About this RNA: A computed fold for a 336-nucleotide part of an RNA from Tengunoibacter tsumagoiensis, annotated as large-subunit ribosomal RNA, domain IV. The full RNA is in RNAcentral, with records from Rfam. Its mean pLDDT, the model's own confidence on a scale to 100, is 86.
[in-house]
Context: one part of a larger RNA
RNA sequence: CCUCUGUUAAGGAACUCGGCAAAUUGACCCCGUACCUUCGGUAGAAGGGGUGCCCCAGUAGCGUGUUUCGAUGCGUGAGGGGGCUGCAAGAAAUUGGCUCAACCGACUGUUUACCAAAAACACAGGUCUCUGCGAACGCGAAAGCGGAAGUAUAGGGGCUGACUCCUGCCCAGUGCCGGAAGGUUAAGCUAAGUGGUGUUCGUAGCCACGAGGUGAAGCCCCGGUGAACGGCGGCCGUAACUAUAACGGUCCUAAGGUAGCGAAAUUCCUUGUCGGGUAAGUUCCGACCCGCACGAAAGGAGUAACGAGUUGAGCACUGUCUCGACAGAGGACUCG
Numbered sequence: 001c002c003u004c005u006g007u008u009a010a011g012g013a014a015c016u017c018g019g020c021a022a023a024u025u026g027a028c029c030c031c032g033u034a035c036c037u038u039c040g041g042u043a044g045a046a047g048g049g050g051u052g053c054c055c056c057a058g059u060a061g062c063g064u065g066u067u068u069c070g071a072u073g074c075g076u077g078a079g080g081g082g083g084c085u086g087c088a089a090g091a092a093a094u095u096g097g098c099u100c101a102a103c104c105g106a107c108u109g110u111u112u113a114c115c116a117a118a119a120a121c122a123c124a125g126g127u128c129u130c131u132g133c134g135a136a137c138g139c140g141a142a143a144g145c146g147g148a149a150g151u152a153u154a155g156g157g158g159c160u161g162a163c164u165c166c167u168g169c170c171c172a173g174u175g176c177c178g179g180a181a182g183g184u185u186a187a188g189c190u191a192a193g194u195g196g197u198g199u200u201c202g203u204a205g206c207c208a209c210g211a212g213g214u215g216a217a218g219c220c221c222c223g224g225u226g227a228a229c230g231g232c233g234g235c236c237g238u239a240a241c242u243a244u245a246a247c248g249g250u251c252c253u254a255a256g257g258u259a260g261c262g263a264a265a266u267u268c269c270u271u272g273u274c275g276g277g278u279a280a281g282u283u284c285c286g287a288c289c290c291g292c293a294c295g296a297a298a299g300g301a302g303u304a305a306c307g308a309g310u311u312g313a314g315c316a317c318u319g320u321c322u323c324g325a326c327a328g329a330g331g332a333c334u335c336g
Stems, first nucleotide, its partner, number of pairs: 001331008010322002014320001019317001027051005036041001038162001052084005061076005085089001097315007104307002109121002125160007137146003163302004168232003173229002175225005182220003188214003193209005233251005260294001261291001272288005
């Protein structure tokens, strides 16, 4: 000097990205317990007090057995009085630190075996869609099997994700569903005609080509459909201070973002501005709204409970620190 362990005056987070680590708390009994709430919770909230041994005395009481009654056995046992020892009585050991606020996810669960446990996945619930049973769908050249020894209160698929309040506008494009009048249209069918063969010409026959006609689905077409894929404007002017614009004009669009929320896990400018907290706050909380580039089941906004989640603040506590020191164990080092 290193690793591990323990103690530490005064201070007590000044450490640090961050209280990381450590410390505090801790058991049982009694008292007591707020906001909020889905009335279950929150809650061991928080915050207090007690705790050993001896005697009265295994007492009062309670439970239970025997019993006609009396008497009495066994188990459990509060509370009170008196006394004893120690610095200290849950003397060791096992053994929650707590509170306030915000975000995300409702919750218990699941996950990257070996750097991620989460706000990711799942979830109950919601909704759309397919499927009438030899179901849809999946595996399989097929047979067959699963679905299911099920039958639409069932099964498959997609999205969302408890609960509460809600879920706006656009069907022009794409998809899906429905329609069948017309257009287009393959094979096939039909077939004017043409060519060949027919000993040379040529009729018939046969062969080949073949205009035209007919011809399904699909596509075009006509409708519907957003908890289908998706989308949800610009410019100019205007009020008796100024500012702003309820109002007007104009262009474009399928329609121009409704409710709610908003510098947000989303805000570039930005440490936006104001307020709170601090002596001092790029973080945090509450507001404002000029939303670079929120927004309604790729759900919107809330929300009690829950969380080894994320962020901010406080109390308690401490060697995290001021700032070190000391002790123990094992190394390193020296000798062997």